[in-house]
Context: one part of a larger RNA
RNA sequence: UUGGGCGUAAAGGGUGCGCAGGCGGUAUGUUAAGUCAACUGUUAAAUCUCCUAGCCUAACUAGGAUUCAGCGGUAGAAACUGGCGUACUUGAGGAUGGAAGAGAGAAGUGGAAUUCUCGGAGUAGCGGUAAAAUGCGUAGAUCUCGAGAGGAACACCGAUGGCGAAGGCAGCUUCUUGGUCCAUUUCUGACGCUCAUGCACGAAAGCGUGGGGAGCAAACAGGAUUAGAUACCCUGGUAGUCCACGCUGUAAACGAUGAUCACUAGUCGUUGAUCUUGCUUUGCAAGUUCAGUGUCGUAGCAAACGCGUUAAGUGAUCCGCCUGGGGAGUACGGUCGCAAGAUUAAAACUC
Numbered sequence: 001u002u003g004g005g006c007g008u009a010a011a012g013g014g015u016g017c018g019c020a021g022g023c024g025g026u027a028u029g030u031u032a033a034g035u036c037a038a039c040u041g042u043u044a045a046a047u048c049u050c051c052u053a054g055c056c057u058a059a060c061u062a063g064g065a066u067u068c069a070g071c072g073g074u075a076g077a078a079a080c081u082g083g084c085g086u087a088c089u090u091g092a093g094g095a096u097g098g099a100a101g102a103g104a105g106a107a108g109u110g111g112a113a114u115u116c117u118c119g120g121a122g123u124a125g126c127g128g129u130a131a132a133a134u135g136c137g138u139a140g141a142u143c144u145c146g147a148g149a150g151g152a153a154c155a156c157c158g159a160u161g162g163c164g165a166a167g168g169c170a171g172c173u174u175c176u177u178g179g180u181c182c183a184u185u186u187c188u189g190a191c192g193c194u195c196a197u198g199c200a201c202g203a204a205a206g207c208g209u210g211g212g213g214a215g216c217a218a219a220c221a222g223g224a225u226u227a228g229a230u231a232c233c234c235u236g237g238u239a240g241u242c243c244a245c246g247c248u249g250u251a252a253a254c255g256a257u258g259a260u261c262a263c264u265a266g267u268c269g270u271u272g273a274u275c276u277u278g279c280u281u282u283g284c285a286a287g288u289u290c291a292g293u294g295u296c297g298u299a300g301c302a303a304a305c306g307c308g309u310u311a312a313g314u315g316a317u318c319c320g321c322c323u324g325g326g327g328a329g330u331a332c333g334g335u336c337g338c339a340a341g342a343u344u345a346a347a348a349c350u351c
Base pairs, nucleotide, nucleotide: 003323004322005321006320007305008304012319014201015200016199017198021194022193023192025088026087027086028085029084030083031082033081034080035077036076038074039073040072041071042070043069049065050064051063052062053061054060091191092188093187094186095184096183097182098181099180103177104176105175106174107173108172109171110154115149116148117147118146119145120144125136126135162169163168206247207246208245209244210243211242215241216240220236221235222234223233258318259317260316261315262314263313266296268294269293270292271291272290273289275287276286277285278284279283300307301306324351325350326349333344334343335342336341
């Protein structure tokens, strides 16, 4: 609970697509459902309100009167909303010509580095730390040269750079494929916005089956430290990390800021286009118009911090959410899941 809010105080759904629903551009005709106004029927009486009268007054009783409003009917109005036509091009989409990109999936491939194996050469240490020790090493280690195996990640470029709805995406090449931006003003002609339920995607960890396993590394073991040390440090090391398929569906999933549209000073960068001018013309510089991405800042907003054309300003539409702290994002029940658990979600009590 017809209120006020949601960057940080409680509060934006993790993200998209989208049915129902809600809302919806310009002009014109028509209709009359909403809307407006007139007349009328009904909404019993009592009660309520006002006036008057009767009891000494009040309460009480009696008589009279008024309005609002609901529902229905009759004949009207036509601005707005709705319905039905017709037309339009600014919203939206298509076409044509260009552009950039770690956007996605698949296949192939490259070099550096770590580890291991083999061979050469070589000798007593190596490693590790604040200091040590565990550990490795005369069965020849560390170091060094050559050959090979295997897995994972891609230095420099690299950037408040780029792309993607979000999660996220980075060596190189090829194939398949999604989206975006600019220009032309060529086509369609409101085809739009939002979206409960639903569907899809969704880091890491985790789970199932089968592979793979170099490095790293929960658990675990040992060595230290310490009063103790189930830790921090060291030596090892298994799941896991990687791949394929399936599940899970959560994160400080954050810009802690929902989506769309319109309006409202500027400054300095940067990315992709566009047009113009200049020059020392593979190009560079200055400016124009769009689309992103950053810095500062005016008005305004804000409790302050700060935000400030990428708004937290000014308005509009739709959705989600909040309503003192704890109990509690818990119990119970439902749904989903192999499980872990997820989701929906109280109350007693207490301050």
The prediction has a mean pLDDT of 87.
Predicted 3D model of a 351-nucleotide part of an RNA (small-subunit ribosomal RNA, central domain) from an uncultured bacterium.
RNAcentral holds the full RNA, with entries from ENA, Greengenes and SILVA.